[in-house]
Context: one part of a larger RNA
RNA sequence: UGACGGGGGCCCGCACAAGCGGUGGAGCAUGUGGUUUAAUUUGAUGCAACGCGAAGAACCUUACCAGGGUUUGACAUGGUACAAAAUUUCUUGAAAAAGAAUGGGUGAUACACACGUACACACAGGUGGUGCAUGGCUGUCGUCAGCUCGUGUCGUGAGAUGUUGGGUUAAGUCCCGCAACGAGCGCAACCCUUAUUUUUAGUUGCUAAUUUAUUUUAGGUUUUCUAGAAAGACUGCCGGUGAUAAACCGGAGGAAGGUGUGGAUGACGUCAAGUCAUCAUGCCCCUUACAUCCUGGGCUACACACGUACUACAAUGCUACGGACAAAGGGCAGCAAGUUCGCGAGGACAAGCAAAUCCCAUAAACCGUAGCUCAGUUCAGAUCGUAGGCUGCAACUCGCCUACGUGAAGGAGGAAUCGCUAGUAAUCGCAGGUCAGCAUACUGCGGUGAAUACGUUCCCGGGCCUUGUACA
Numbered sequence: 001u002g003a004c005g006g007g008g009g010c011c012c013g014c015a016c017a018a019g020c021g022g023u024g025g026a027g028c029a030u031g032u033g034g035u036u037u038a039a040u041u042u043g044a045u046g047c048a049a050c051g052c053g054a055a056g057a058a059c060c061u062u063a064c065c066a067g068g069g070u071u072u073g074a075c076a077u078g079g080u081a082c083a084a085a086a087u088u089u090c091u092u093g094a095a096a097a098a099g100a101a102u103g104g105g106u107g108a109u110a111c112a113c114a115c116g117u118a119c120a121c122a123c124a125g126g127u128g129g130u131g132c133a134u135g136g137c138u139g140u141c142g143u144c145a146g147c148u149c150g151u152g153u154c155g156u157g158a159g160a161u162g163u164u165g166g167g168u169u170a171a172g173u174c175c176c177g178c179a180a181c182g183a184g185c186g187c188a189a190c191c192c193u194u195a196u197u198u199u200u201a202g203u204u205g206c207u208a209a210u211u212u213a214u215u216u217u218a219g220g221u222u223u224u225c226u227a228g229a230a231a232g233a234c235u236g237c238c239g240g241u242g243a244u245a246a247a248c249c250g251g252a253g254g255a256a257g258g259u260g261u262g263g264a265u266g267a268c269g270u271c272a273a274g275u276c277a278u279c280a281u282g283c284c285c286c287u288u289a290c291a292u293c294c295u296g297g298g299c300u301a302c303a304c305a306c307g308u309a310c311u312a313c314a315a316u317g318c319u320a321c322g323g324a325c326a327a328a329g330g331g332c333a334g335c336a337a338g339u340u341c342g343c344g345a346g347g348a349c350a351a352g353c354a355a356a357u358c359c360c361a362u363a364a365a366c367c368g369u370a371g372c373u374c375a376g377u378u379c380a381g382a383u384c385g386u387a388g389g390c391u392g393c394a395a396c397u398c399g400c401c402u403a404c405g406u407g408a409a410g411g412a413g414g415a416a417u418c419g420c421u422a423g424u425a426a427u428c429g430c431a432g433g434u435c436a437g438c439a440u441a442c443u444g445c446g447g448u449g450a451a452u453a454c455g456u457u458c459c460c461g462g463g464c465c466u467u468g469u470a471c472a
Base pairs, nucleotide, nucleotide: 001472002471003469004468005467007466008465009464010463011462012461013460015456016455019420020419021418022417023416026311027310029308030307031306032305033304034302035301042053043052064297065296066295067294068293069292070291073123077122078121079119080118081117082116086102088101089100090099091098092097107113125286126285128284129283130282134280135279136275137274138273139271141269146185147184148183149182150181151180152161153160154159165176166175167174191263192262194260196231197230198229199228200227201226202225205221206220207219209217234257237251238250239249240248241247313413317372318371319370320369321368322367323366329360330359331358334353335352338349339348340347341346379410384405385404386403387402388401389400390399426448427447428446429445430444431443432442
């Protein structure tokens, strides 16, 4: 000087408390451990691994296993020689591939070049190892308020000072004081979004008329909306407190009030944290194999244990019928209206739309009426049987969906433990990416919409000052 203390003081955070809803019990989905296996490829392991890499394993992917092939190679550059490129069919085969047949100068011509074949070698190739050799990228403490430097001064020196003190703040934010005076990286602001208004512009939007109805027609641009420009919030104004300061408390005006809301933004560093399997890369290792191609299997196994979700256990409910209101997205190997067939998943025909125009697309919770009457039930839906649909060469291992039948556990979950302070929690649906197909996951979007916070004694994490230390 740091670090640590079941030392002290001050302060903060859904840290506790006050509340609301969960997890832990059930079934199932998914990830992990373990076990099993020819293989169950691999990485990630307290917080900060475990619906994580994976924004989607039937083949492919695929790295694993079994079997069958190839060896200058699936891919790149270079040499020589031959040769149209190529096309189709047959035989063998599980396939890749091999053999045979056809074709004969294709790209206007010559050279050259490209594509193809053969040979030889330099080399290719490696999701093989090391993240404790590395770059890059990322997590974490933590959006916590800190981390430093120059000159000066003090100290023999390591170092100190500044950065401590008195107030204040979300903040090393600002004010005052002070052997310090300044400065940098952080904080804040600048960026995006949302809330209000003005203005400009009106098509595919909006609006009024005509019409059974419709961008069908001809008007308008007030409003909504869209997207350009601008205004607006600054403790600016008033009162009080304060040290006449910084600031705090209350009020006015205002759509909005004290960083307005949400996001992006992550200092010096810590954990030899994570990643050699995105990529790049040193060294080591393989080179008829640890390379490469193909078929089939596996990654989907299952006495069990854990994490994260979903669905429930019902009457604030379930079922049937009828009625209403979104936002944000996506669409040409696509979205598909409409008509028609089918109980249905879907099938057939097919308008429109590269989309403020057409489509996906009926939002659901909600409201109204009726039934159920507290039961393992008209709750719950696992499991299983049968019959179908779709995608795709192909759904046996191993996809999703539909109809009929079947109708398991489950009656609110022990110890323990998690999230959340407002348009939040809770609850309800919608869309997108990935994607041929496959979503209870993820990322967004809106609808309905609470309770509680006395407070800082305690638990956890953190910041500043101080004290002790046999620790570095």